[in-house]
Context: one part of a larger RNA
RNA sequence: UGACGGGGGCCCGCACAAGCGGUGGAGCAUGUGGUUUAAUUCGAUGCAACGCGAAGAACCUUACCUACCCUUGACAUACAGUUUAUUCUGCAGAGAUGUGGAUUUGCCGAAAGGCUGACUGAUACAGGUGCUGCAUGGCUGUCGUCAGCUCGUGUCGUGAGAUGUUGGGUUAAGUCCCGUAACGAGCGCAACCCUUGUCCUUAGUUACCAGCGCGUAAUGGCGGGAACUCUAAGGAGACUGCCGGUGACAAACCGGAGGAAGGCGGGGACGAUGUCAAGUCAUCAUGGCCCUUAUGGGUAGGGCUACACACGUGCUACAAUGGUUGGUACAAACGGUUGCUAAGCGGUGACGUGGAGCUAAUCCUAAAAAACCAAUCGUAGUCCGGAUUGAAGUCUGCAACUCGACUUCAUGAAGUUGGAAUCGCUAGUAAUCGCGAAUCAGCAUGUCGCGGUGAAUACGUUCUCGGGCCUUGUACA
Numbered sequence: 001u002g003a004c005g006g007g008g009g010c011c012c013g014c015a016c017a018a019g020c021g022g023u024g025g026a027g028c029a030u031g032u033g034g035u036u037u038a039a040u041u042c043g044a045u046g047c048a049a050c051g052c053g054a055a056g057a058a059c060c061u062u063a064c065c066u067a068c069c070c071u072u073g074a075c076a077u078a079c080a081g082u083u084u085a086u087u088c089u090g091c092a093g094a095g096a097u098g099u100g101g102a103u104u105u106g107c108c109g110a111a112a113g114g115c116u117g118a119c120u121g122a123u124a125c126a127g128g129u130g131c132u133g134c135a136u137g138g139c140u141g142u143c144g145u146c147a148g149c150u151c152g153u154g155u156c157g158u159g160a161g162a163u164g165u166u167g168g169g170u171u172a173a174g175u176c177c178c179g180u181a182a183c184g185a186g187c188g189c190a191a192c193c194c195u196u197g198u199c200c201u202u203a204g205u206u207a208c209c210a211g212c213g214c215g216u217a218a219u220g221g222c223g224g225g226a227a228c229u230c231u232a233a234g235g236a237g238a239c240u241g242c243c244g245g246u247g248a249c250a251a252a253c254c255g256g257a258g259g260a261a262g263g264c265g266g267g268g269a270c271g272a273u274g275u276c277a278a279g280u281c282a283u284c285a286u287g288g289c290c291c292u293u294a295u296g297g298g299u300a301g302g303g304c305u306a307c308a309c310a311c312g313u314g315c316u317a318c319a320a321u322g323g324u325u326g327g328u329a330c331a332a333a334c335g336g337u338u339g340c341u342a343a344g345c346g347g348u349g350a351c352g353u354g355g356a357g358c359u360a361a362u363c364c365u366a367a368a369a370a371a372c373c374a375a376u377c378g379u380a381g382u383c384c385g386g387a388u389u390g391a392a393g394u395c396u397g398c399a400a401c402u403c404g405a406c407u408u409c410a411u412g413a414a415g416u417u418g419g420a421a422u423c424g425c426u427a428g429u430a431a432u433c434g435c436g437a438a439u440c441a442g443c444a445u446g447u448c449g450c451g452g453u454g455a456a457u458a459c460g461u462u463c464u465c466g467g468g469c470c471u472u473g474u475a476c477a
Stems, first nucleotide, its partner, number of pairs: 001477002003474003007471007015461002019425005026316008034307002042053002064302007073125001077124002079121005087102006106115003127291002130289003136285002138280003141276001143274001148187006154163003167178003193268004198236007208225002212223003239262001242256005318418001322377006335364002339358002344353003384415001389410007431453007
């Protein structure tokens, strides 16, 4: 100087407390461990691995296993020779591949020749998702959006170092003020950026429709309008600016006015010096080591989907604040030409047919759902719950056996609120309800977004956990 303390003081955080909803019990989905296996490819492992890499394993992917094949190689550059790029097709084979037949004769150039493609050969080499993340770059997680981490000059100290950065107030903040052997500065904080909340200006189509007119069973449907909504560009607005009080005449805090918004208005992006030899050699790059008729390459089939079990994360429930049936209303954001697909028709349905419109504020996906209004069920393993299984189908796709999703009929398991323990959340939040997108031929209870309905509680900081500052002890570094 740090680190640590079941030392002290001050302070903060959904850290506790106060509340609301879960997990832990059930069934299923998914990941992991374990076990099994020819293989169940590899990585991630307290917080910070476990719906993680994977924004989508039937083949492919694919790295694994088995079998069958290739050896200058699937790919790159260089050399020599032969040939000329095409298309169709027979046979063998699981295919890769092997072996035949027919057809054709590239581009530039007058020519010589050159360029390009294919095949053969030889060697330099290719190739490796092989090892080492404890050799590395880059990227990332974490403490932590915590308020810290440092430097120059000066001063103090023999020196390591100290000071500044401590103290008194204050703040979300090393934020600001005052004091001060310190005076300044840098990286962080904040602000500048995006979005949302109010208003104005400009613009008015595909969006809008107040007033005027036309028209319809009805609809901005039409003329028209530029008000309103909205769209999208530019501005205004919030700064403790104003008033009162407290305070040290300060910084600031408390209350108030005006205001759409008030003291950081809400949300996001943004992550200091460093810590964990944290993670990644399988995104990529890369040193070293290793393989070179194989640890490289091709193909088919299988596996990654196994299943006494254990754990994590979720979904659906156990019901009446509910289930079922009928009616009726209101979103936002996104996507669409190899696409979204309307009306109509067929089918109980998945879907089929159909083909209007749309390269989209125009058309389509599109039905929002919970809510509301009626009816019914009457506390029951039920008109709750839907697992499992049987049968019949639909769709995608060369192909749904291993191993897809969906539909209909039948079947109708466990489950009656979950032990110890444990998680999330402070407001348009939790809870609850649906909608969309990426990936994607097909496949979503996952992920990332969008809106609808919309709470309860916070006395307080004694205690638990984590963190910051000062101080103290130390046989620790």